[in-house]
Context: one part of a larger RNA
Molecule: large-subunit ribosomal RNA, domain I
Organism: Leptolyngbya sp. AN02str
Order: sequence, then C1' cells, then structure tokens
RNA sequence: GGCUGAUGGUGGAUACCUAGGCACACAGAGGCGAAGAAGGACGCGGUUACCGGCGAUACGCCACGGGGAGUUGGAAGCAGACAUUGAUCCGUGGAUUUCCGAAUGGGGCAACCCUAAAUACGGCCUGCUGAAUCUAUAGGCAGGUGCGAGCGAACUCAGCGAACUGAAACAUCUUAGUAGCUGAAGGAAGAGAAAGAAAACUCGAUUCCCCUAGUAGCGGCGAGCGAAGCGGGAAGAGCCUAAACCAGAGUGCAUGCAUUCUGGGGUUGUGGGACAGCGAUAUGGAAUCUAGAGACUAGACGAAGCACUUGAGAGGUGCACCAGAGGAGGUGAGAGUCCUGUAGUCGAAAGUUAACGGAUACUAGCUGAAUCCCGAGUAGCAUGGGGCACGUGGAAUCCCGUGUGAAUCAUCGAGGACCACCUCGAAAGGCUAAAUACUCCUGUGUGACCGAUAGUGAACCAGUACCGCGAGGGAAAGGUGAAAAGAACCCCGGGAGGGGAGUGAAAUAGAACAUGAAACCAUCAGCUU
Repeated sequence: GGCUGAUGGUGGAUACCUAGGCACACAGAGGCGAAGAAGGACGCGGUUACCGGCGAUACGCCACGGGGAGUUGGAAGCAGACAUUGAUCCGUGGAUUUCCGAAUGGGGCAACCCUAAAUACGGCCUGCUGAAUCUAUAGGCAGGUGCGAGCGAACUCAGCGAACUGAAACAUCUUAGUAGCUGAAGGAAGAGAAAGAAAACUCGAUUCCCCUAGUAGCGGCGAGCGAAGCGGGAAGAGCCUAAACCAGAGUGCAUGCAUUCUGGGGUUGUGGGACAGCGAUAUGGAAUCUAGAGACUAGACGAAGCACUUGAGAGGUGCACCAGAGGAGGUGAGAGUCCUGUAGUCGAAAGUUAACGGAUACUAGCUGAAUCCCGAGUAGCAUGGGGCACGUGGAAUCCCGUGUGAAUCAUCGAGGACCACCUCGAAAGGCUAAAUACUCCUGUGUGACCGAUAGUGAACCAGUACCGCGAGGGAAAGGUGAAAAGAACCCCGGGAGGGGAGUGAAAUAGAACAUGAAACCAUCAGCUU
C1' cells in the first nucleotide's frame, strides 16, 4: 500500500407518514364597481419584526339569534384584564371603513401636492342661446339625472388575422379562420317559429347527442379536406309588429291635400287581412301584483364494555352489549360500545331563495266577394370578392363592394347551371325559455391519482429569495417525542463541543433531532505485498 471483516463518522437514498396538490361527480353561485370595485400603500396590539384580522369607532363597535366555560389570533413569555349579570366563539343584519387605484375639483414621479369642496368626461332630459344661410340645423351655455366607465378564470358572438409545419423541395393547397390582437354580452351566448327539408299517402321553429359516414363529394384529383336529408334520442312554446282601414292631436302650404305622432285594427300560404254582415266567452302563458310550502345561511338530541397484559391497549386472552348507528377522524400500537361524530330525528329572531296557488290585464270564430294592403334602391342581373365540405367549376343556395334595377296574389322565391311541368314555401321588421358550453368561486363526495427530485412553480411566510434597466425568468426548503418531560446540578473548555447526572419505553429519539443505503473518510483486527 492492497483486500476482507467489524466499529464509527459523513451523507440523506430507501421504506413509512401527510399538513399540500391532481382529476372528476353532484349540487350551488355565475359576477363585483361612482352607494367608489379588483388590487394595493400606510396604519391599528401593554410589549409586535412577520403572517392573518381590522381601519383614526382600526386584533375591533351595535342589534338579533345560536352556544355554555373558559377567553385575551398564529405564538410562547411577562404584565394587566374579561367571563354563568353568559365572555371568547358561530350565524344574520347594521355602523365605521385613512390614502392610492376607473379615480372623477386641479396637478402628479400611484399611495403625494395645490385649491378650498368640485358628478372630471360622455350619454340622456329640460331650458336659454345660436353659424355658414332667410327659416332652420350643427354647435355653445346652464340646470337636472346613483345612465356609462374599471376589474374578472373559462365558456359565447363578432371584427382583424399569421407563421413554423405537411405536401418528404415549393407557389395553389395545408397548418387554419387555428394562435394572437380587438370589441360586446350573458349566466349561458348564439340560433329559432320556414320565401325550410324533401320527392311519399311526406315532415313541420331552433339547439344538442347517436347514426348516416370517413359515405356523397371537394382536391397541384397531390398532401389532404369532408358534408346533408332520413332514422333513433334530449328538450319542447310559441309570439309581437309594418301596411290597408278607423279615431284623435299636431305641422306645412291659400282651399284641400300631404305628412308626423298617439290609440284602435291586423299578422297569413288548405293564402291572410282591411272592408260588409253574423256571433261568442273557451283556452293559454314567458306579463304585473300577491302569496309563501320547502330549501340555504348558526345549531340540538343521538345506542352500546369491563378486567388482565403493556411505557401507553384500541392488539391478545376472558366474559358482555348496541346496531335505522360496523362511514370517517382522533385518542400513548390496530376502538361499533373512550372522544368528535355517524344512522335517525328536530331547529331560525334575521337574511337569501322560491314550488303549488290567487288576483288583474291580455289572449279564439263564421260567411261574402267588388275594391284596397301584404316590409324597395329591396329581390334579381352584371362585375369584383368572401363564405358554403364544394379550390370557378356546369356552381345553385348565402353574404359584401360597385353599377343597374322589378313584381303585390292572374304575385314572388326555392327544389345544385338553365327551361317547362309538378311540388314546397312567403324574403327584404322584431322577440323567444328548455335540452347545449364553461368553472375564478362555495359545499359535499369519490379516485386500479401523487406522496416531498413526485403531486401545483409553491405541503414550509412562494410568485417569496434571487437574476434582469425592463418585458420577464424563478428556486431550494416537510417528519424529536405519546407528552417538552427540550437535559436542573457537577466537570473540561474563552466558546463551540463534550463527559457525568437527570427525563423518557427508547437519547446511536438531544433539537445539525424518526428510518438512516451508497459513494467518501477514519479506527481496530485478519490476510497479503
């Protein structure tokens, strides 16, 4: 020096654990904000750096309920208080709520300054004024107005809209109307009561699911893209207007006409309505008011076991019991009968929600056929585009720009160029629950989900420390013990650290603390060079 073994050190793997995550299900909620939000700054405690709570009434104030012995947050200590005259705590409703922030009296380098008190700006209403331009209008000024703004995870609709990529290159094409940006809204949104689908004796708003079907098709017919009707389900709901006509009020110009407003009337495709006659009170719901079962926001009651063993019993042994309760968690190891609870039963002064109901208003028809009405710069057409699964194609249907430009029921549109026949429908106004999508958030529950290099980035004071001018990037870090009983006292030492003593079941559980692998470092022994 090497090898082997043992004993230690170092180190923190492994198994165990879970305070935190992840994914779902079912309910709830689906918004907050000028009555000042979200998010912050600064303060508030006897002592207070941080977290949480709160706001100059500042670890809290008031009222009403619950509850019943301790309390003064995490978080000890010291000091001082409160509480069966019911505290702390829990629920409901109030009060207070600095400054910044949409931030809104003016300013500003957010949390500050100035003025001295102010809805800043916009919208709407009223009044007064008032151009080019006579009347007018635009505009201006004043007053009024809790109408707007800002924030928020996804879902929705709309506007704008890529590229990498694929095509084994690449340009049409694809990725994809995706990502991204913007606007708007709701608890859902959008769509929606046929100018439909279809082709039979047809169906009868929309939406979603299954299927049709990787079919019909589209496609440098490449890569790829990719329906629809039917059928089966979920849900189920239909309505209001414009016009003709009537009445009233107003405006314009000289009659009479034109026009505006309000009310009535009217709403359809076996065409409907106006109009002229006749006749009547059925039905309905999404309107308004009322009502308030039940539910939610604190809670209450709630069965049944002892002994020995042990450091500790819930395990074992022995003898018992309950069960509408043998879900779960805790307790010194593993508890139906120890604790919290569980099954079951009961409960609200106050607030929220709201079913079945009730009332009011509204809401149907028949006959006739002369005249009138039935949504216009619209439909269509041409051209340029877009979107339809459909790339211009024979390209219908739908939408947009430009130009042109009909018809009113003897009408008009569609049925994939177009024409005829046939069939189906009634555009150019509007509203409409449910079935569907999503989860920042609340409650309950579940897991062939993770178990500290995993699971959220974050189990721990984490979007922290730290890095970056900034946008932004972004960690590591859990476990003494049943209980601190956290080691009085003595010894060495300046201390750190250690040795005794003591606690404990255990101290090789001693705070650098459960288990304690390997690499690595020592000591001892054996063998060997």